Description:
This is a predicted structure of a 74-nucleotide RNA (transfer RNA) from a Kiritimatiellia bacterium. The prediction has a mean pLDDT of 81. It matches the Rfam family "tRNA". The family's RNA type in Rfam is transfer RNA. NCBI's taxonomy places the organism under Bacteria, Pseudomonadati, Kiritimatiellota, Kiritimatiellia.
């Protein structure tokens, strides 16, 4: 200096061929059990989809440019 990859909820991760709703799981909150606690059940709270443009009727998905992390190579 160059090439790839990954960046979605407090953590971890799905999200298909662009439209169906942005979603599981653990975290929190509140409840039900019990004498109490754990567990277990049950509701529910939380997202400007890394940034900024661009395309399109329509972008988490596609394009350009950044910027932060991993490989590799020189």
């Nucleotide at each position: 200096g160059g090439a790839c990859c990954u960046g979605u909820a407090g953590c971890u991760c799905a999200g298909u061929u662009g439209g169906u709703c942005a979603g599981a799981g653990c975290a929190g909150g509140g409840g039900a059990c019990u004498c109490a606690u754990a567990a277990u059940c049950c509701c529910u709270u939380g997202g400007u989809c890394g940034g900024c443009g661009g395309u399109u009727c329509a972008a988490g998905u596609c394009c350009a440019c950044c910027c932060a992390g991993g490989u590799c190579c020189a």